[in-house]
């Protein structure tokens, strides 16, 4: 410099209105690290607030979740099992719809 760089709901119920509430069941998981492979270990990005700068930009804070058993030299990463988490705006209350976003970015490749 070029290019790549986020995935996921179905049936029923109530109601004027719900993929958001209730019942049952399901599906999804960015990036780097880790003698062992990770949504839940460590860190980062994104998001939000305050602040800084003419602008570019910088700084600070906030920011979700895991245990047991087994194997093994080594695993909160593998196998078995049972759990848990999920930004902001919109809307009848949303991880899964719409939107900022054909954006941005941790980073990867050549």
């Nucleotide at each position: 410099u070029u290019u790549c760089g986020g995935g996921g709901c179905a049936a029923g119920g109530u109601g004027g209105g719900a993929u958001u509430c209730c019942u049952u069941g399901a599906c999804c998981g960015g990036c780097g690290g880790u003698g062992a492979a990770a949504g839940c270990c460590c860190g980062c990005g994104a998001g939000c607030g305050c602040u800084u700068u003419u602008u570019u930009u910088g700084g600070c804070g906030c920011u979700g979740a895991u245990c047991c058993u087994g194997u093994g030299a080594g695993a909160u990463u593998c196998a078995g099992g049972a759990g848990c988490c999920g930004a902001c705006g919109g809307u009848a209350u949303a991880g899964u719809c719409c939107g900022g976003a054909u954006g941005g970015g941790a980073g990867g490749a050549a």

Annotation:
A computed fold for a 110-nucleotide RNA from a bovine gut metagenome, annotated as FMN riboswitch aptamer (RFN element). Its mean pLDDT, the model's own confidence on a scale to 100, is 86.